[in-house]
Context: one part of a larger RNA
RNA sequence: CGUUAGAAAUUUGAGAGGAGCUGACUCUAGUACGAGAGGACCGUGUCGGACGAACCUCUGGUGUACCUGUUGUGGCGCCAGCUGCAUCGCAGGGUAGCUAUGUUCGGAAGGGAUAAGCGCUGAAAGCAUCUAAGUGCGAAGCCCACCUCAAGAUGAGAUUUCUUUUAAGGGUCGUAGAAGAUUACUACGUUGAUAGGUGACAGGUGUAAAGAUGGUAACAUCAAAGCCGAGUCAUACUAAUUGCCCGUACGCUUUCUAUUUUUUUACUUUGAAU
Numbered sequence: 001c002g003u004u005a006g007a008a009a010u011u012u013g014a015g016a017g018g019a020g021c022u023g024a025c026u027c028u029a030g031u032a033c034g035a036g037a038g039g040a041c042c043g044u045g046u047c048g049g050a051c052g053a054a055c056c057u058c059u060g061g062u063g064u065a066c067c068u069g070u071u072g073u074g075g076c077g078c079c080a081g082c083u084g085c086a087u088c089g090c091a092g093g094g095u096a097g098c099u100a101u102g103u104u105c106g107g108a109a110g111g112g113a114u115a116a117g118c119g120c121u122g123a124a125a126g127c128a129u130c131u132a133a134g135u136g137c138g139a140a141g142c143c144c145a146c147c148u149c150a151a152g153a154u155g156a157g158a159u160u161u162c163u164u165u166u167a168a169g170g171g172u173c174g175u176a177g178a179a180g181a182u183u184a185c186u187a188c189g190u191u192g193a194u195a196g197g198u199g200a201c202a203g204g205u206g207u208a209a210a211g212a213u214g215g216u217a218a219c220a221u222c223a224a225a226g227c228c229g230a231g232u233c234a235u236a237c238u239a240a241u242u243g244c245c246c247g248u249a250c251g252c253u254u255u256c257u258a259u260u261u262u263u264u265u266a267c268u269u270u271g272a273a274u
Stems, first nucleotide, its partner, number of pairs: 001152001005163007015149004021049005027043001033038001051106005059100004066093005071086006110144003117137004169246004173189005194239003197235005203228003211222004258274004
């Protein structure tokens, strides 16, 4: 931009893409078969491999805005306590998120038409013959079925609702996000839990500083302390203010008014146009 008024939702599915794999063992059954050796079809269940998708409860990884220990050196006048730099200085752990080697799930079952093949009935050709007429079964393959996209499918579909006018709706702007390069998408904007802050809790680290007590001292206890990023629930304390912009169709018919014009010598009437 189109989809022939403009919107908000929900959809149909022409068409397209994805998936489609496979092993071992148990039972049937040491059965059928076979002199024996050996050893099934059909059917049933269990456990796997590779591949794929989703997810983070568990097991781990990462986690340079979390906690702790500690070395060298500089600074805060000194002690104590903090802090800068040294690969995040080094080291031990680790929330959320992301993640695999972790967890869960998938291939199926079923239907239709068939291939090779196997048939039924059956003539040409009194027989025979699956084929000539007719008719049935039959594959990981084909069409459905399973998952995803899909009306620019210009053949532009359908249904429901809203708006009949500065409308319905949308945008700008702001607070944000398991969304994201930008855009887009999604949530919210005081009729508010959208983010921050705060409170509680979960979770991490591992018992802060100062002081007191004990000990010659190191240190121990008061103390599961103190600190804390992303998590959960609550709470309007802070910030989402007020506004502004876009949007507002086309065709047909009828009536009224004004002007112009055609015809007419002129008036009236009729027709046409704006």